């Protein structure tokens, strides 16, 4: 420190999403070893067992024990002393400490700084006194008795550092007198004086002392108490509160206090957030980060709080007590059923829960701790070991050398590469582990004793590479690629996305990158997020200016003086716990890890000082604001009042038949007299011209004239006040149409609603009526694109030029211009800004102040809630779910039922067809055993096919072969080749006979070879199977349409733009001119052929003008003039005149000229589209078949027929048929060919051959024409289909299936709906002729001449292009996008008769245990009176009472789950029905209201331009 993803592509918004560190971590998968550390987050869920707090005998008295001593006795024993020791009881001390948790708790709980003049303190420590005199119980113990235990009850003994009385004391404690300091003050310290009150406990020792008691003072550490400031979230919680805020008093505490009571005030807290719900232990710190923040509150430390829930207190210095009571509740456990025990959130273990978290371990050696004078006792706190890769830190799993680059694997273009110095092999080493061997520090000051870990750490030695690597990911992001399998399937995915037969992305494998005893997932957390923005962001159009205004709080606030220290600033002190962190050092072999010193800890408090700034306080000023005085322009606002114009209705007159209305029409209206037009009259609304990016207003808005009442602003003056300023949360007025009440009113106009047309449909659009509305008064509503999509205020920052209102100079007779200025209100632009478009002194520039908002799209301005409203409704205003985006501005295509200019046989204008009918000829359908496959709008369909009877042929059927019909290689036999035979449809099969060549080497046998045929084995051939959406290649189509681009430079953040756009002009991006652009390429044109004209060369086979010959025929002589042939020239260039332009280009005339403006015609096809067509023309990856998808033969099909549809021919006749006669072409073709003349046949043809390898012979008759005849308007002497019969041809072979001939038959058809196609001139139409292919076999295709037209106003409209421009929500580009209703599946949410919880209050009942209060008739040892008996004091039990937990009733409250229906939303596969939006989206849309319809949305009203 980025990156990835919205678009065809860019820019900016904005979200998502990845890379990074962290975890008490869990899961997978893997796992060697050491050292620190860590380890129930969930069930504060329930807990078996065992331990976790006890000491003291040197407080006491009693017992048991054991063993002494002494008395007694015979002895058992007994008495008496002491000693050790054990437990229980009385008594002290400690069980308030140490440990656990984090339910509770938003609070002075916790942090920080403070007060305590409002307090306590046991043990400890220092002063300094002090311990007289006395007395009664009561445990243990004894008897006894209740019980099943627990556990008691009576009666009897007894001691004490246990309890009590009296004395004595204080500097101690109450009041009361007084004094002095000190403080702002409540008050406090220090002294004086008299009076009250007021302790004590003893042990041990021979003793010396030792250890304890008691009162006082201080002190040390520890508590309690209050106070500032500070740290969560919701306003859809906005009002809360009665002990409540206060005060006097009395209680109570250790202590201030409503801390409690009683009485009197009513107060006190809250938008700087009261109160209420949620959710939480707070903090040092940890994690993150560059800080500022932002998240956490595991271990370790501080505070709190809790101990099974809830209450209570009671003892003690300390509790309202985790291993203490008591109640009362839930569970659990004994019970003899009568009762009674328990509280792991101690350590450790169970069970549960749950992704998940350890040993029922050792030791008191250390270190603390409690008791004790001490030995010691006790200590699960501690110190250690166990488990567990849970974290951090080290360390190992070898090293070195080794190229036949070994084997195997994997890929390959088959050459290789890779894995790879890796292995193996050779030297070596010896950390970890394991094994012998020695062995600590920790232990505590002088000596001894003491070690749980642990025979550990550590150090020697020993064998031995021996035991010791895995996990992720390789499409970008993001470091790593191939192979095969799969075929939107299985899968992956963190985003974007990958799979649909060539997946580097999904599964395996090789390989490679990444970390590494670990690796990877999830899950959270901060970062990247400048993506809440305070460091540091916005709001014209991306999400964001409140519809406007007025004004409370509230933030801000002009000059100047003086002063003051609240903020600032600067110094000092105090604090900021330790550990954590940074630095430097230090000990563990290093590191983690421990430690020592220093740093820093932003804050806080506090004391000195500074006084420029802000704030206070005071004084002053006039510029900010406001006033006065003189002017001014206005559709500002409110009321009454008058006006004419217009429509409409009534009445009358005139007056006839149609008005109206529309794209065209229909309902309507009218002979009952309308429209039309005269005159009267009614009556409501709204004010033509002026009128104007003009005015006024705060917005909404306001427009005929007068009046009345009002309210702002501008100008000048410089007279007055003297910061009186700006904003503005809430609040409060105003607010367009629509709509609501209630009353009027009602002329147009017009939702709804009727009709009428349109349409497939028309709940529209159009048209004919019409109802609320629209007007008026009250009163609500409160929204709109309420727009400038731009809150407001102040100052600053170049200019031009219009306009409204003032004012001033000049100058003038005049305010006519002309200069200055002020205020509005428009354009234009500069710098600056913007994300771009823009904005630019009326800022969207520069900068201060105040307010409002905004934070990914949907859901959703929806749902709940609350407040407004009569209601429609407004206004606050979420969430689950869901997407990877949703948007702005600009590009550049593309599209427009957008413009504008221009070509095309594009209409138009004309000619001649098709569409109908027979035939032919493709196709689609169907049909079969196939009817083989392709092509399918132009641009598939007489198309591959320039010719299927067998062959062709690729289909079907049946017969065969399998290394094969065909190609290399290898063995082997054989020469090649022939003739024949049997069986068969044939293909084969299966026999017979003849034959022995060529080349080299050798005398020769014979040997090699070449080429053929045959057998064999196996590598391989074969394939017209698939895939034209793997592809070469080759075509078609936009088109011969005039366009596509490129370097440099410029302009832009950038896509891109200039250039190529513009004004001419041209067929043409042709050309000229201008131009930030100058050039260039590929295209246009020329270059090429052909044809029109003419020369020059050359004359067979061509051709004959002139000779000659010839009955006739260039048939011969002859001859090259002509025609012609074919080579080469020439010619045409807008070159010349002339008019138009711009003096260009270039165009209209016109000369000349065979041709004039690219002459005609062809060849050529820019960058590109269309996954256009072609694996069946060939090539080709890839898959796929291998005795068959290969290959071969016979037949049979590609020729089928109810039917559709495209190309075509031949006709429907007289511009014709028929028939006789006679003329005139070109362009081609002929050796398995062309095939004259003859001669036979009506004819097809057949005999038969001449001549020609072609300017020579043959095909070969041109044909329509023209001349005569004949048909005379008919289904005909038009038409020929169809069909019989005879025949010819060509073939091995015409049956399915060829042509051709004769005669015979003579169908439909009388010029053809709706549509429709091709021609602009030697064109069209019309006519015949020739080629290809072919054995035959064209009406088709390809060419060749004959004859030869008509029309074109002109570009409105229809189809195609083309440039400029314009809008766009389209880029798969209009065959595009896209909206909503219904159906159908899921998901999640509101609501819902209602059920069922859970919380926390509130009222009332009941009311435990215990505290305090009263009472105390039952009871009582200490003291007093008293001999006594008794009494008193004092106190207990015991009752009552106030408070009181739990429980119980109750209506409310809140929150949850749930609920038959219900009601929208979202997501889904190609569902349905329409087209609303995007283009003028076909009726621009868009907002607000109303209304009305399946739907989308239509219509009124009134606003915006987006």
């Nucleotide at each position: 420190a980025g990156a990835g993803u919205u678009u065809g592509a860019u820019c900016c918004u904005g979200g998502c999403u990845c890379a990074g560190g962290a975890c008490g971590a869990a899961c997978g998968c893997u796992g060697g070893c050491g050292g620190c550390g860590u380890g129930c987050c969930u069930a504060a869920g329930a807990c078996a067992u065992g331990c976790a707090a006890g000491u003291c005998g040197a407080g006491c008295g009693g017992g048991g024990u054991g063993g002494g001593c002494g008395g007694g006795g015979c002895a058992a024993c007994c008495c008496g002393u002491g000693c050790a020791u054990c437990a229980a009881g009385c008594g002290g001390c400690g069980g308030a400490c140490g440990g656990g948790u984090g339910a509770g708790u938003a609070a002075c709980a916790c942090g920080u700084a403070g007060g305590u003049a409002a307090u306590c303190u046991g043990c400890c420590c220092a002063u300094g006194g002090g311990g007289c005199c006395g007395g009664g119980a009561c445990a243990a113990c004894a008897u006894u008795u209740c019980g099943a235990a627990a556990g008691g009850g009576a009666u009897g003994c007894u001691a004490a550092u246990a309890c009590c009385g009296g004395g004595u004391a204080a500097g101690c404690u109450c009041g009361c007198c007084g004094a002095g300091c000190c403080g702002g003050g409540a008050g406090g310290c220090u002294g004086g004086g008299a009076g009250a009150g007021g302790a004590a406990a003893g042990g041990g020792g021979a003793a010396a002392c030792c250890c304890g008691c008691c009162g006082a003072u201080g002190g040390a550490g520890g508590a309690g108490c209050c106070u500032g400031c500070g740290g969560c979230c919701c306003a859809u919680u906005a009002g809360c509160u009665u002990g409540u805020u206060g005060g006097u008093g009395a209680g109570g505490u250790a202590a201030a206090g409503g801390c409690c009571c009683a009485c009197c005030a009513a107060g006190g807290c809250g938008a700087c957030g009261a109160u209420g719900g949620g959710u939480a232990g707070c903090c040092g710190g940890c994690c993150u980060g560059a800080g500022a923040g932002g998240g956490u509150g595991a271990a370790c430390g501080g505070c709190c709080a809790c101990a099974c829930u809830g209450g209570g207190a009671c003892u003690g210095a300390g509790a309202u007590a985790c291993g203490g009571c008591c109640c009362a509740g839930a569970c659990u456990c004994c019970u003899a059923c009568g009762g009674g025990a328990g509280g792991c959130a101690g350590c450790a273990g169970u069970c549960g829960g749950g992704a998940a978290u350890u040993u029922u371990c050792c030791a008191c050696a250390a270190u603390g701790g409690g008791c004790g004078a001490a030995a010691g006792c006790c200590u699960g706190a501690u110190g250690g070991a166990g488990c567990a890769a849970c974290g951090c830190c080290g360390c190992g799993u070898g090293a070195g050398u080794g190229a036949a680059g070994a084997a195997g694997g994997c890929c390959u273009u088959c050459g290789g590469g890779u894995u790879g110095u890796a292995a193996a092999g050779c030297u070596c080493u010896g950390u970890c582990a394991u094994u012998g061997g020695g062995g600590a520090a920790g232990a505590a000051a002088g000596a001894a004793a003491u070690g749980a870990c642990g025979g550990u750490a550590c150090c020697c030695g020993a064998g031995a590479a021996g035991g010791a690597a895995g996990c992720c990911c390789c499409g970008g992001c993001u470091a790593a690629c191939u192979a095969c399998g799969u075929g939107c399937c299985a899968g992956c995915a963190g985003c974007c996305g990958c799979g649909g037969u060539a997946a580097g992305a999904c599964g395996u494998a090789g390989g490679g990158g990444g970390c590494a005893a670990g690796c990877g997932u999830u899950g959270u957390c901060c970062g990247g997020a400048a993506u809440u923005a305070c460091u540091g962001g916005g709001c014209g159009u991306a999400a964001a200016g409140g519809g406007c205004g007025u004004g409370u709080a509230g933030g801000c606030g002009g000059u100047u003086u003086c002063u003051u220290a609240a903020g600032u600033c600067a110094g000092g002190c105090g604090u900021a716990a330790a550990a954590a962190c940074u630095c430097a050092g230090g000990g563990c072999u290093c590191a983690a890890c421990c430690u020592u010193g220093a740093g820093g800890u932003g804050g806080c408090g506090u004391u000195u000082g500074a006084a420029a700034c802000u704030g206070g306080g005071g004084g002053a000023c006039u510029u900010g604001a406001g006033g006065g005085c003189a002017g001014u322009a206005g559709a500002g606002g409110a009321a009454a009042g008058c006006g004419g114009a217009a429509u409409u209705c009534c009445c009358g007159g005139u007056g006839u038949a149609g008005c109206a209305g529309u794209g065209a029409a229909a309902u309507g209206c009218g002979u009952a007299g309308a429209u039309a037009u005269c005159g009267g009259g009614a009556g409501g609304a709204a004010c033509a011209c002026c009128a104007g990016u003009g005015g006024c207003g705060a917005a909404g808005g306001c427009g005929g004239c007068u009046u009345u009442c009002u309210g702002g602003g501008c100008u000048g003056u410089a007279c007055c006040u003297g910061a009186c300023g700006c904003u503005g949360a809430g609040g409060c007025g105003c607010g367009a149409a629509a709509g609501c009440u209630a009353g009027g009113g009602g002329a147009g106009c017009g939702a709804a609603c009727g009709g009428g047309a349109u349409u497939a449909g028309a709940u529209a659009c159009c048209c004919c009526g019409g109802u609320a509305g629209u007007c008026c008064u009250a009163g609500c509503c409160g929204u709109a694109a309420a727009c400038g999509a731009u809150g407001g205020g102040u100052a600053c920052u170049a200019g031009g030029u219009g306009u409204g209102g003032g004012a001033g100079g000049u100058a003038u007779c005049g305010a006519c211009c002309c200069c200055u200025u002020c205020c509005g209100u428009g354009c234009c632009g500069g710098a600056g800004u913007u994300a771009a478009c823009g904005c630019a002194a009326u800022a969207a520039g520069u900068a201060c102040c105040c307010c409002g908002c905004c934070u990914g799209g949907g859901g959703a301005g929806u749902a709940c809630g609350g407040c407004c409203g009569c209601a429609a409704g407004g206004u606050u205003g979420a969430a689950a779910c869901u997407c990877a985006a949703a948007g702005g501005a600009a590009u550049u295509g593309a599209c427009g039922g957008g413009g504008g200019c221009c070509c095309g046989c594009a209409c138009a204008a004309g000619c001649a067809g098709u569409g109908g009918a027979g035939c032919a000829u493709g196709u689609g359908g169907u049909u079969u055993a196939a009817u083989u496959c392709g092509a399918c709008g132009c641009a598939a369909c007489g198309c591959g096919a320039a010719g299927a009877a067998c062959c062709u042929u690729a289909c079907c059927a049946g017969g065969g072969c399998u290394u094969g019909a065909c190609a290399u290689c290898c063995u082997c036999u054989g020469a090649a080749u022939u003739c024949u035979g049997a069986c068969g449809a044939a293909a084969g099969u299966u026999g017979g006979g003849a034959g022995u060549g060529c080349c080299g080497g050798g005398a020769a046998a014979c040997c090699g070879g070449a080429g053929c045929a045959g057998g064999g084995a196996g590598a391989c051939a074969g394939g017209u199977g698939g895939u034209g959406c793997a592809u070469g290649g080759u075509u078609g189509u936009c088109g011969u349409c005039a366009g596509c681009u490129c370097g440099u430079g410029u302009c832009g953040u950038g896509a891109g733009a200039u250039g190529u756009u513009g004004g001419g002009u041209u067929a043409a991006g042709u050309c000229c001119c201008g131009c930030a652009a100058c050039g260039a390429g590929c295209g246009c044109a020329a270059c090429c052929c052909c044809u029109a004209u003419u020369c020059u060369u050359u004359g067979u086979u061509g051709c004959c003008a002139g000779c000659a010959c010839g009955c006739g025929a260039g048939g011969u002589g002859g001859g090259c003039a002509c025609u012609c042939a074919a080579a080469g020239g020439a010619g045409a260039c807008u070159g010349c005149c002339g008019g138009a332009g711009a003096c260009a280009a270039u165009u209209c005339g016109g000369a000349g000229g065979a041709a004039g403006g690219u002459g005609g015609g062809g060849a050529u096809g820019a960058c590109g589209u269309c996954a256009a067509a072609u694996c069946a023309u060939c090539a080709u990856g890839c898959c796929c078949c291998u005795u068959a998808u290969g290959u071969u033969c016979u037949g049979g099909g590609c020729u089928a027929c109810a039917c559709a549809c495209g190309u075509g021919c031949u006709a429907c006749a007289a511009u014709g048929g028929u028939c006789g006669g006679c003329a005139c072409a070109a362009c081609g073709g002929g050796c398995a060919g062309c095939g004259a003349g003859g001669c036979c046949g009506c004819g097809a043809g057949g005999c038969g051959g001449a001549g020609c390898c072609a300017a020579u012979c043959c095909c070969a008759a041109a044909a329509a024409g023209c001349c005569g005849g004949u048909c005379u308007c008919a289904g005909u002497u038009c038409g020929g289909a169809u069909u019989g019969c005879a025949g010819g041809c060509u073939g091995c072979a015409a049956c399915u299936c060829g042509c051709c001939u004769g005669c015979a038959u003579g169908a439909a058809g009388c010029u053809g709906g709706a549509a429709u196609u091709g021609c602009u001139a030697g064109u069209a139409a019309u006519c015949g002729c020739g080629g290809a292919u072919c054995a035959g076999c064209a009406u088709g295709c390809c060419g060749c001449g004959g004859u030869g037209a008509a029309u074109a106003c002109g570009u409105u409209c229809c189809c195609g292009g083309g440039c400029c421009u314009u809008g766009u929500a389209c880029a798969c580009a209009c065959c595009g996008c896209c909206c909503g209703u219904c159906a159908c599946a899921c998901c999640a949410c509101g609501a819902a008769a209602g059920u069922c919880g859970g919380c926390g209050a509130c009222a009332c009942c009941c009311g435990a245990a215990g505290c305090c209060g009263g009472u105390g008739g039952g009871c009582c040892a200490a003291c007093c009176c008293g001999c006594a008996a008794g009494g008193g004091g004092g106190g207990c039990a015991g009752c009552c009472g106030u408070c009181g937990a739990a429980g119980g009733u109750g209506g409310g409250g809140u929150u949850g789950a749930u609920g038959a229906u219900u009601g929208g939303g979202g997501u889904g596969a190609a569902g349905u029905c329409g087209u609303a939006a995007c283009a003028a989206g076909g009726u621009a849309g868009c907002c607000g209201u109303a209304u009305c319809g399946g739907a989308a949305g239509g219509u009124g009203c009134g606003g915006c331009u987006g």